RNA sequence: GGGCCGUUGGCUCAGUUGGUAGAGCGCCUCCAUGGCAUGGAGGAGGUCACCGGUUCGAAUCCGGUACGGUCCA
Numbered sequence: 001g002g003g004c005c006g007u008u009g010g011c012u013c014a015g016u017u018g019g020u021a022g023a024g025c026g027c028c029u030c031c032a033u034g035g036c037a038u039g040g041a042g043g044a045g046g047u048c049a050c051c052g053g054u055u056c057g058a059a060u061c062c063g064g065u066a067c068g069g070u071c072c073a
Base pairs, nucleotide, nucleotide: 001072002071003070004069005068006067007066010025011024012023013022019056027043028042029041030040031039032038049065050064051063052062053061
């Protein structure tokens, strides 16, 4: 320098042909228990790495950039 893959709540990851974002764990509140563990109910938390483009509409499609992984030189 080039090819390929990845980047989504605090962590680990989903997201089926574009229709406006979810799960598990964690966190907070309440209930059950004398208390812990545990169980139950509810809740907060994400400009979907960044910049542009296409589109009525983009996490998703296109281009570029950054970071990480891997391979080639």

Description:
Predicted 3D model of a 73-nucleotide RNA (transfer RNA) from a Patescibacteria group bacterium. NCBI's taxonomy places the organism under Bacteria, Bacteria candidate phyla. Rfam family: tRNA. Rfam classes the family as a transfer RNA.